[in-house]
RNA sequence: AUUUCAUGCAGAGUGGCUGAGGGACGAGCCCUGUGACGCCACGGCAACCGGGUCGCGAUCAUCUAUCGCGAUUGCUUGGUGCCAACUCUCUCCCGGAGACGGGGAACAUGAGAU
Repeated sequence: AUUUCAUGCAGAGUGGCUGAGGGACGAGCCCUGUGACGCCACGGCAACCGGGUCGCGAUCAUCUAUCGCGAUUGCUUGGUGCCAACUCUCUCCCGGAGACGGGGAACAUGAGAU
C1' cells in the first nucleotide's frame, strides 16, 4: 500500500508548553485568545488482540488436558485505540406527505491476509 472481517446512538479530562486554527474531503453547522490544533505529564474510558487468574459448561478420561462461555471487558496485566457534538449532520439508493427509518459509499479503529 491492497484486501477480508468486526465495530462506530454508550463511555471517558485536568495541568504545563505553544499561539491560530480545528472538526478527513465538498456543503452545512459547530468548537476556538474564557486559548483551538499540536506536543508533554498525569488521569480516565473502552474492551479489538496477547498473557495471567476466577467462575460455569462441554469433551476426553481420572494426571489432568483441551475447547467454549462470562451479567458490570468477570478480575488483572501488556499491545493498540479513544476522552465536544451519533463517524457532528448531509451527499448515493429504497420506503415515507413529512418527521424519520433502512441500506450503501467514504472515513476511523482493531484483528487477520497478501
This is a predicted structure of a 114-nucleotide RNA (SAM riboswitch aptamer (S box leader)) from an Acidobacteriota bacterium. Taxonomically the source falls in Acidobacteriota (Bacteria, Pseudomonadati). Of the family's consensus pairs, 94% are formed in the model.